[in-house]
Context: one part of a larger RNA
RNA sequence: CCCUCCCUAAGGAACUUUGCAAUCUAGCCCCGUAACUUCGGGAGAAGGGGUGCCUCGCGUAGGUAAGGGUGUACAAUCCAAGCCGAACGAGGUUGCAAUAAAGUGGCUCUAGCGACUGUUUACCAAAAACACAGGACUCUGCGAACACGCAAGUGGACGUAUAGGGUCUGACGCCUGCCCGGUGCUGGAAGGUUAACCGGAGGAGUUAGCCGCAAGGCAAAGCUUUGAAGGGAAGCCCCAGUAAACGGCGGCCGUAACUAUAACGGUCCUAAGGUAGCGAAAUUCCUUGUCGGGUAAGUUCCGACCUGCACGAAUGGCGUAACGAUCUGACGACUGUCUUAACAAUCCGCCCG
Numbered sequence: 001c002c003c004u005c006c007c008u009a010a011g012g013a014a015c016u017u018u019g020c021a022a023u024c025u026a027g028c029c030c031c032g033u034a035a036c037u038u039c040g041g042g043a044g045a046a047g048g049g050g051u052g053c054c055u056c057g058c059g060u061a062g063g064u065a066a067g068g069g070u071g072u073a074c075a076a077u078c079c080a081a082g083c084c085g086a087a088c089g090a091g092g093u094u095g096c097a098a099u100a101a102a103g104u105g106g107c108u109c110u111a112g113c114g115a116c117u118g119u120u121u122a123c124c125a126a127a128a129a130c131a132c133a134g135g136a137c138u139c140u141g142c143g144a145a146c147a148c149g150c151a152a153g154u155g156g157a158c159g160u161a162u163a164g165g166g167u168c169u170g171a172c173g174c175c176u177g178c179c180c181g182g183u184g185c186u187g188g189a190a191g192g193u194u195a196a197c198c199g200g201a202g203g204a205g206u207u208a209g210c211c212g213c214a215a216g217g218c219a220a221a222g223c224u225u226u227g228a229a230g231g232g233a234a235g236c237c238c239c240a241g242u243a244a245a246c247g248g249c250g251g252c253c254g255u256a257a258c259u260a261u262a263a264c265g266g267u268c269c270u271a272a273g274g275u276a277g278c279g280a281a282a283u284u285c286c287u288u289g290u291c292g293g294g295u296a297a298g299u300u301c302c303g304a305c306c307u308g309c310a311c312g313a314a315u316g317g318c319g320u321a322a323c324g325a326u327c328u329g330a331c332g333a334c335u336g337u338c339u340u341a342a343c344a345a346u347c348c349g350c351c352c353g
Base pairs, nucleotide, nucleotide: 004345008341010339011338014337019334027051028050029049030048031047036041038171052093053092054091055090056089057088062084063083064082067079068078069077070076094098108330109329112326113324114323118130119129134169135168136167137166138165139164140163146155147154148153172319173318174317175316177249178248179247182246183245184242185241186240187239188238191237192236193235197231198230202226203225204224205223206222209218210217211216250268251267252266253265254264277311278308289305290304291303292302293301
């Protein structure tokens, strides 16, 4: 020096990505306690005061109760030794300090996310991720759907649509717009297409026979082989429905008596052109956007604006009390985080013996 640890003048976050770390706070009693709120909370909000010991009121209030009385007895009631024993008031007293040690909340404001308690990467992530109650769609009539298994069989379930499976969303409040052209799913059946199979026109091989002097030619039945037309289900094409199914939700030009802007008009394209709400956002590139607030000074933060590169409605939208070892910014308290170091302790190391 390192590890662990004690204290500190003056200042008090100037440290730093960040008050990381370490302080501060702390028990009990009393007073007092805001916005907001789902009326339960918030709340130990915040912020104050008290606190030891001794004496006295007073061994008081109260509790318990041996024993005894009345009572036929039980019950009930009365008396009562003893034991336990507050709280409060008055006075006094010690110390720097009385929850004197140990143990024992720091607080407030503010925005985001997730409603909440829970769950998770055993050994780098505890979270805004997962789950959740609630919501919705969809499948399933029971030998259910679905899952495992070759099967038998089993789970589902000794359940029966207020049940069970799958998918999405995620308390609660207000809501959840338009598009079915594509993909999917459901329904439809006229037409087109279409497998095995049915069908068997026609062709080929073989040869009794026939023709021929011969070479050779023709060739029935049978057998073998090939095989057209025609018939032939679902599916696909097709016709509809369906978005809390997968998904999607425009461009250009002009126009008002200052200017600017455009309620308005024109035009092209589309299945339809983004509604409500929110918006430089966990989403904004340009960007430290612009304005306001906070600071002496603020790329962060809060409130607005809207020019949304590239929000948007159950891949849910916007709010929301409570909750959170979550995350953003800020005030005060407090501090060796720092200005800026000093001293002390333990262990190791090192030195001497």
Predicted 3D model of a 353-nucleotide part of an RNA (large-subunit ribosomal RNA, domain IV) from a freshwater sediment metagenome.
The coordinates come from a structure-prediction model, not an experiment, and the mean pLDDT is 87.
The full RNA is in RNAcentral, with records from SILVA.